[in-house]
Source information: The RNA shown here (small-subunit ribosomal RNA) has 1500 nucleotides and comes from an uncultured prokaryote. The sequence is in RNAcentral, with records from ENA. The prediction has a mean pLDDT of 83. Rfam family: Bacterial small subunit ribosomal RNA.
RNA sequence: GAGUUUGAUCCUGGCUCAGAUUGAACGCUGGCGGUAUGCUUAACACAUGCAAGUCGAACGGUAACAUGAUUAGAAAGCCUUCGGGUGAGUAUAGCGGCGGACGGGUGAGUAAUACAUAGGAAUCUGCCUAGUAGUGGGUGACAACUUGGGGAAACUCAAGCUAAUACCGCAUACGCCCUACGGGGGAAAGCGGGGGACCUUCGGGCCUCACGCUACUGGAUGAGCCCAUGUCAUAUUAGCUAGUUGGUGGGGUAAUGGCCUACCAAGGCGACGAUCUGUAGCUGGUCUGAGAGGAUGAUCAGCCACACUGGGACUGAGACACGGCCCAGACUCCUACGGGAGGCAGCAGUGGGGAAUAUUGCACAAUGGGCGCAAGCCUGAUGCAGCCAUGCCGCGUGUGUGAAGAAGGCCUUCGGGUUGUAAAGCACUUUCAGUUGGGAGGAAAAGUUGUUGGUUAAUAUCCAACAGCCGUGACGUUACCAACAGAAGAAGCACCGGCUAACUUCGUGCCAGCAGCCGCGGUAAUACGAGGGGUGCAAGCGUUAAUCGGAAUUACUGGGCGUAAAGCGCGCGUAGGCGGUUAGAUCAGUCAGAUGUGAAAGCCCUGGGCUUAACCUGGGAACUGCAUACAAUACUGUUCAACUAGAGUGCAGCAGAGGAAGGUGGAAUUCCAGGUGUAGCGGUGAAAUGCGUAGAUAUCUGGAGGAACAUCAGUGGCGAAGGCGACCUUCUGGGCUGACACUGACGCUCAUGUACGAAAGCGUGGGUAGCAAACAGGAUUAGAUACCCUGGUAGUCCACGCCUUAAACGAUGAGAACUAGAUGUCGGGAGGAUUUACCUCUCGGUGUCGCAGCUAACGCGUUAAGUUCUCCGCCUGGGGAGUACGCCGGCAACGGUAAAACUCAAAGGAAUUGACGGGGACCCGCACAAGCGGUGGAGCAUGUGGUUUAAUUCGAUGCAACGCGAAGAACCUUACCUGCCCUUGACAUUGACAGAAUCCUGUAGAGAUACGGGAGUGCUUCGGCCUGGAAAACAGGUGCUGCAUGGCUGUCGUCAGCUCGUGUCGUGAGAUGUUGGGUUAAGUCCCGCAACGAGCGCAACCCUUGUCCUUAGUUGCCACCAUUAGGGCGGGAACUCUAGGGAGACUGCCGGUGACAAACCGGAGGAAGGUGGGGAUGACGUCAAGUCAUCAUGGCCCUUAUGGGCAGGGCUACACACGUGCUACAAUGGUCGGUACAGAGGGUCGCCAACCCGCGAGGGGGAGCUAAUCCCACAAAGCUGGCCGUAGUUCGGAUCGGAGUCUGCAACUCGACUCCGUGAAGUCGGAAUCGCUAGUAAUCGCAGAUCAGCACGCUGCGGUGAAUACGUUCCCGGGCCUUGUACACACCGCCCGUCACACCAUGGGAGUGGGCUGCAAAAGAAGUAGGUAGCUUAACCUUAGGGAGGGCGCUUACCACUUUGUGAUUCAUGACUGGGGUGAAGUAAUAAGCAAGGUAACCC
Repeated sequence: GAGUUUGAUCCUGGCUCAGAUUGAACGCUGGCGGUAUGCUUAACACAUGCAAGUCGAACGGUAACAUGAUUAGAAAGCCUUCGGGUGAGUAUAGCGGCGGACGGGUGAGUAAUACAUAGGAAUCUGCCUAGUAGUGGGUGACAACUUGGGGAAACUCAAGCUAAUACCGCAUACGCCCUACGGGGGAAAGCGGGGGACCUUCGGGCCUCACGCUACUGGAUGAGCCCAUGUCAUAUUAGCUAGUUGGUGGGGUAAUGGCCUACCAAGGCGACGAUCUGUAGCUGGUCUGAGAGGAUGAUCAGCCACACUGGGACUGAGACACGGCCCAGACUCCUACGGGAGGCAGCAGUGGGGAAUAUUGCACAAUGGGCGCAAGCCUGAUGCAGCCAUGCCGCGUGUGUGAAGAAGGCCUUCGGGUUGUAAAGCACUUUCAGUUGGGAGGAAAAGUUGUUGGUUAAUAUCCAACAGCCGUGACGUUACCAACAGAAGAAGCACCGGCUAACUUCGUGCCAGCAGCCGCGGUAAUACGAGGGGUGCAAGCGUUAAUCGGAAUUACUGGGCGUAAAGCGCGCGUAGGCGGUUAGAUCAGUCAGAUGUGAAAGCCCUGGGCUUAACCUGGGAACUGCAUACAAUACUGUUCAACUAGAGUGCAGCAGAGGAAGGUGGAAUUCCAGGUGUAGCGGUGAAAUGCGUAGAUAUCUGGAGGAACAUCAGUGGCGAAGGCGACCUUCUGGGCUGACACUGACGCUCAUGUACGAAAGCGUGGGUAGCAAACAGGAUUAGAUACCCUGGUAGUCCACGCCUUAAACGAUGAGAACUAGAUGUCGGGAGGAUUUACCUCUCGGUGUCGCAGCUAACGCGUUAAGUUCUCCGCCUGGGGAGUACGCCGGCAACGGUAAAACUCAAAGGAAUUGACGGGGACCCGCACAAGCGGUGGAGCAUGUGGUUUAAUUCGAUGCAACGCGAAGAACCUUACCUGCCCUUGACAUUGACAGAAUCCUGUAGAGAUACGGGAGUGCUUCGGCCUGGAAAACAGGUGCUGCAUGGCUGUCGUCAGCUCGUGUCGUGAGAUGUUGGGUUAAGUCCCGCAACGAGCGCAACCCUUGUCCUUAGUUGCCACCAUUAGGGCGGGAACUCUAGGGAGACUGCCGGUGACAAACCGGAGGAAGGUGGGGAUGACGUCAAGUCAUCAUGGCCCUUAUGGGCAGGGCUACACACGUGCUACAAUGGUCGGUACAGAGGGUCGCCAACCCGCGAGGGGGAGCUAAUCCCACAAAGCUGGCCGUAGUUCGGAUCGGAGUCUGCAACUCGACUCCGUGAAGUCGGAAUCGCUAGUAAUCGCAGAUCAGCACGCUGCGGUGAAUACGUUCCCGGGCCUUGUACACACCGCCCGUCACACCAUGGGAGUGGGCUGCAAAAGAAGUAGGUAGCUUAACCUUAGGGAGGGCGCUUACCACUUUGUGAUUCAUGACUGGGGUGAAGUAAUAAGCAAGGUAACCC
């Protein structure tokens, strides 16, 4: 920096990602080289080999070997053998010296006996170095060896011989040590090389050199000790400590010291974290980070610790000793069972553990170490090689050209695109690898010869320098160079939804799977799997694990606490922190330069060396630290002296429900007694329980008792908070004001501590009127352990004692200072005035608004949440959980302190827009109300569900499906079922071939179809048209998906809304405009307004109807004239009507209301008046609404069938349920006569007149009409007259029987109508429910579409023609504003707990088993120290007896292993059990919460 909480926003806040890194591991892959690393786990166990030896110039001695000479013997010609000498002094064992305390390994232990840094004094130091002084003279042993013995072995015993640089005395003592200052004590070792004199026992002495030895003083190096500071976590570890702290004497050590011991004192450590517990080697450094920090402590380097586990000492300069010793223990091995041996955390290697880590290699050539005079020997240190892509670095896997943009793959809109200059082809190159050949450097030495110098008596020797010669390499087939051949031998891995660079196809179908987070997958997946393509890195790439970063997410740098997590309920106050003004002193803090140190390596800078780089190397810087000394003195500290502004005291006033105790008062409730009085009272939404005729309620009088104090009363007062309210008295705390005096910083805050602390609750004793948990009864309810009612006990009250918690809230710690104002109020003071009352100023409280500023916003705003300072408390995602365990407090209830496992990707704050509310305000609608008529009951019609069926084709399903698609299923339609048939097909296109096409007709069959007969023998504009058979591409599908779609439609709703541009406001989502005041049918208009305008809607424009004018008069009309008396014909053009064009209505006029507006009310005129009536017209959008079966269409599916043809059947079924209708139930009627008046339509495959026949449906007939002409066509209700008389009827007509008519190929399933007969239910319809506000409802008929026929349906038309609307409380729907919200799939929402099931972690738990440890005891190996005199004893002394000293043994002290008892703590486990978490759509409830959530919610 990004992703992720939301519909969207801002914030808070967690989770996750991108980066760097690693001793890594795993998966896939793998060409070369350089360089570095390589058991992080079992400090588990180890076979085998090697890892520490060396010195013969300290010593005794020497097998074998070599050499040449000599001597002697045997032999003697020679050879050979034996013995002696010499050489190298080699091998091997011993004595002796030095080294095995270094080097190498590991990190178990250790939180301080450690490490780091800086200091200190009371020490030692082999080898090395400088210096001083010495190195004389003796004695006695022990190994080896020899002999003998024991044992399986390891090994060991006894006797005897012997050397030394082994051991021990004597002498000497410059310095050294002790001292009482008189003195006393203490050492040594030789060996080798060379040599001129001199001496010799011929060995040598002597001299000299080198190496040694002794003593001492310094140095260097190394080591020991002490102090300061720093160094993990936990307080759910708060007290620890008897050698403990100190002193004195003594001991001990190299040395200080309780290091040890005796005595004395009673100290020492600890909240600045002792003690306990857990974890851990520390550091230079390493990784990360801008830094500060955080994490880490492999390799390299410094220190420490350890060496199978525990203990112990010896030797030594150095050890309590990795490859030494002793003891105990575990384990392993050998054994003759008696006893022995061993210690890879050295290098290799083995087993084991583990995700995981290499060769039983070469060499001492180099560097270094040990020994040695040296040569040299030893060296798993080291140098090299081997293995591993484990890391870092470098190189390569070719280069150029090459479009026919090849083939193949993939995609495709079928045109093409992409892979892709990529390949092939052509031309080049040869790094690396391969083969062959050449070939540095790492090598300096040593040796030898010579020269010079030093030592010396010396031209010996030895040492040094120089020169010559000789000559040392594990690596190594080295690096490097050259030649040869040929593109030849050399590319993978991950990813491609967003974060995050990179996209398509197929497969799959909430499956398989993916996933770091968000999340993908339920038939069109850029997210799974595969292919193609692409992106990134590259001999590697990914994953996993881990660390830092991002994370300002522990905030020192650098965060917060009103509402997001977070101010202790409130005071007092200790430690601590902080602290007013002035002057002096000091210099601890602070600050400047300096000195020492801060190892090297590393990091950084700059040179150099490998072809470069990594890597190596020279120099510098840095190491921010610590210490030392010196200087500065403003500030802080300390100290001294002063001051008065902070704080306090005194004086005078003031207000107050401040606190405690005692007393007093009236009103009311209840109860008791009495009076009056009578039938109810009481209670509720409505009731009932309850009380009352034994006299209630009501009312009056009197009394009792307890509790609380109306009015005053006020965002008024007081108090630290909790809290405090009648009046009086006493005691008492605090505050405010005023003016002076005094003290002189006495202050602020406050961990631990301590006082107070509502209500409820607890204990003891009282009290109890009212109220009232629990409880009882009555209601309500599906239930009602509740809400409501009637009762009612604890309690509420008092006294004393506990409890100590609250949403103890201003959700806001205390104190101080500063920073605009306005206004109200309480308590004081001052000034002024027009003096009761008003005005101004001021101090202290308490409120409201508000500038700057702050805040995520809301909001805060001198009473800060502003700007600063001081101190305290608290927070770090949600849940688990304020829970468990432990501890503390409490009589108990419970309180305080306070986790983890596990789980989620959120939880949350504020604000926004919607939606919703059994929230509010306003308004509208046949929404209610007021009316009229229906439905629901009957019969029938029709549709649906259900059922049935071979099939009852499919769709539509709340309003907004159900007389709907269907404006008309007997066949057809038809999609369904059964059966029979066809397969390029009934239909379209393409090409080739043949032929006319077509018409009539026969046979079989249910028909499709099959087989025949006959007629016909094409037309043409030359393009073509028609038919047939065969074969392919293809047709075809009312098959699926309306949740892939287009189009069309329904609905909210003809509701008045829905938006935009610019501007403004807001961090933003958004707001404003569109809200407000009026008004309207209307977001209609007006006014106002940070808005100004605009668009889609509204309205208007369109059609129709209502009036008039005009034009035109046929088929329409007829006033006048005429007429046969029918507008039939002349005639007329006036009227009606028709159909073209106009006029008219606009709140225009008048009055009133209103705001001088819009508009409304009333009126005039007018055919019509406020949109005149009706229609068409349907904004942004909602419902994944409806339709793949009108049509179109993506994808999928079928292809001798899910396609096509035919016949028959079905869609018409029928216990039932619902919707929509028709006809009725009758007298406002029925029936029989007579009689009047429409409109709008339709008609040539048609409507059909007159006339005739039939009771009738209808038949015959044929005029007229392509229609203002003719026909359908008589409208009906109405009017008028008669009959019926309230009945299942002269109502009603279902059903059934019979007979017919018509349409049609055909009325059986299954048409309509007519006539005769039959005459069912039904007497106005339960709960419920529908339509309608005027030419409307109701009622009456007529016509049309579909159609051969079939209409109670649908769409139109006219006739007759009402009632009612007070009004908006309520039901339903809608609009606008506002409010609440935990809803946003939006209340058909969200959401809580129990129960059942599964899984997970965890608490308790009778206990059980381990680890560690305290205390009290037992025990006592090896060892050391002390004691002892049982045994024993070479050096010295001796008077020769012994002594000194030593050893063995015994014993005491200390002490390891081990054992017992009793505690503490921790881990594991445990029948059963508690709650918690997570799971699919389980169960029952809505009964908890979100809206007034339907009883406001919440805290104790």